[in-house]
RNA sequence: UAGGUUGGCCGAGCGGCCGCGAGCCAGCAAUGGCUCGAGGAACGUCCGGGCUCCACAGGGCAGGGUGGUGGGUAACGCCCACUCGGGGUAACCCGCAGGAAAGUGCCACAGAAAAUAGACCGCCGGGCUGCCGUUUAGGGCCGUCAGGUAAGGGUGAAACGGUGGUGUAAGAGACCACCAGUGCCCCAGGUGACUGGGGGAGCUAGGUAAACCCCACCCGGAGCAAGGCCAGACAGAACAUGCUUGAGGGCUGCCCGCCCAAGUGUUCGGGUAGGCCGCUAGAGGUUGCUGGCAACAGUAAUCGUAGAUGGAUGGUCGCUACGCCCUCGCAGGUAACUGUGAGGGGUGACAGAACCCGGCGUACGAGCCAACCUAUCCA
Numbered sequence: 001u002a003g004g005u006u007g008g009c010c011g012a013g014c015g016g017c018c019g020c021g022a023g024c025c026a027g028c029a030a031u032g033g034c035u036c037g038a039g040g041a042a043c044g045u046c047c048g049g050g051c052u053c054c055a056c057a058g059g060g061c062a063g064g065g066u067g068g069u070g071g072g073u074a075a076c077g078c079c080c081a082c083u084c085g086g087g088g089u090a091a092c093c094c095g096c097a098g099g100a101a102a103g104u105g106c107c108a109c110a111g112a113a114a115a116u117a118g119a120c121c122g123c124c125g126g127g128c129u130g131c132c133g134u135u136u137a138g139g140g141c142c143g144u145c146a147g148g149u150a151a152g153g154g155u156g157a158a159a160c161g162g163u164g165g166u167g168u169a170a171g172a173g174a175c176c177a178c179c180a181g182u183g184c185c186c187c188a189g190g191u192g193a194c195u196g197g198g199g200g201a202g203c204u205a206g207g208u209a210a211a212c213c214c215c216a217c218c219c220g221g222a223g224c225a226a227g228g229c230c231a232g233a234c235a236g237a238a239c240a241u242g243c244u245u246g247a248g249g250g251c252u253g254c255c256c257g258c259c260c261a262a263g264u265g266u267u268c269g270g271g272u273a274g275g276c277c278g279c280u281a282g283a284g285g286u287u288g289c290u291g292g293c294a295a296c297a298g299u300a301a302u303c304g305u306a307g308a309u310g311g312a313u314g315g316u317c318g319c320u321a322c323g324c325c326c327u328c329g330c331a332g333g334u335a336a337c338u339g340u341g342a343g344g345g346g347u348g349a350c351a352g353a354a355c356c357c358g359g360c361g362u363a364c365g366a367g368c369c370a371a372c373c374u375a376u377c378c379a
Stems, first nucleotide, its partner, number of pairs: 001375009010365001012320007020037007039350001043361002046359005051223004058256004063219005068082005083097001084095004098214002103212002105208003120153002122149003126145003130141003161179006180204003184199006227277004236268006248260004284303008325344008
């Protein structure tokens, strides 16, 4: 200098004018004054929790979720550390990472055969027929039939360990040596996932569980339009069904079991479209110290920080700062370019609270900083 990896930070500041919401104060009122007023994602609503109500909500079945190990947390599908596997020269990154030697299913096309393997070509010996040859005897070739054979060829993403040998009619872990994989046993290390070493007349086992399934653990429903209070309006009618032989409702989808129960359902007609609470001090923020590799926890000090309900938090002007672009000057360089100074111009993205938190995911610029890796050059 170029390319890359990881982590962190910011999302302009000040002032004038106009405007919006909330609280407080002044005022009879109109109105005025002061203070405060969005985000890193307020977003998507994908997970987890708090809170509220359902009867403090029983048992079984079904269903759903999670899935290496250890830890963190209120909890999680999140985070941290580690293990294993994969990618990268590296920094580093990624993993929907339990079980396929429980069972069932499936495995396109091609291929003879796709999982209790399998004879298309080839190889091997045998029977039969024909031909040739020999004639002392063995034989050779073509065709055909039923067999043996997984070494070789061919198909495929995948063909039931690999290499060499023994063996055999030809062959084959049938046997032997070495190697590979996996399981079991023993030893050592580790909390553990797992790792290292050793042993044998164990074995050679395809893939797929984002297929059923098995194993382990977790899960009640609805949600602030929850839920509570106040004020106000209205007009009932018809039909059906039930009142302890129980309609209907509730307890998770179903069953059992249980609870409440005198009304309930359908249709037609009528009324309302207000206010208050919930509502923001909470698993809260910042800084220091302590413990921990870390996530995080503990402790001390300190801070006050939106609450709308058709839904406020905006617009405009000026100055300053910063980054980028353009022009000019200076320095270095052959040049590209780099550094520096001056002037002018342009530039605010993504998006906006609605009960509150913890995550994840996605979007975004005018970006900025640091550490590390690789390559090249110079000293």

Notes
Bacterial RNase P class A from an Acidobacteriota bacterium, 379 nucleotides, folded computationally. The coordinates come from a structure-prediction model, not an experiment, and the mean pLDDT is 75.